[in-house]
Molecule: Glycine riboswitch aptamer
Organism: Anaerolineales bacterium UBA6668
RNA sequence: GCCUCUACACAAGGAGAGUGCUGUUCACAGCCACCGAAGGGGCAAGGGUGUCGCCCGAAUCUCUCAGGUAUCCCGGACUUGUGUAGAAUU
Numbered sequence: 001g002c003c004u005c006u007a008c009a010c011a012a013g014g015a016g017a018g019u020g021c022u023g024u025u026c027a028c029a030g031c032c033a034c035c036g037a038a039g040g041g042g043c044a045a046g047g048g049u050g051u052c053g054c055c056c057g058a059a060u061c062u063c064u065c066a067g068g069u070a071u072c073c074c075g076g077a078c079u080u081g082u083g084u085a086g087a088a089u090u
Base pairs, nucleotide, nucleotide: 004087005086006085007084008083009082010081011080012079013078018032020031021030022029023028033069034068035067039065040063041062042061046056047055048054049053
């Protein structure tokens, strides 16, 4: 110091589902229905343990707790680029 990985910052892209009903102080609240790509929960193969049990064990899978469901705004996993720091390797 290239590539790679991790974290953070900035920029760009970024889906889904109700213009539902009722109340209203018009911010929202309640009820019903729905969505999955913030976050969160769950699990396989496999591994650990002499064995049972127990433990570890992923997600864009699954559950919908949370969040969200006209446009706009906000949020948004993930992708790309730039920068900073670190790790690993040499």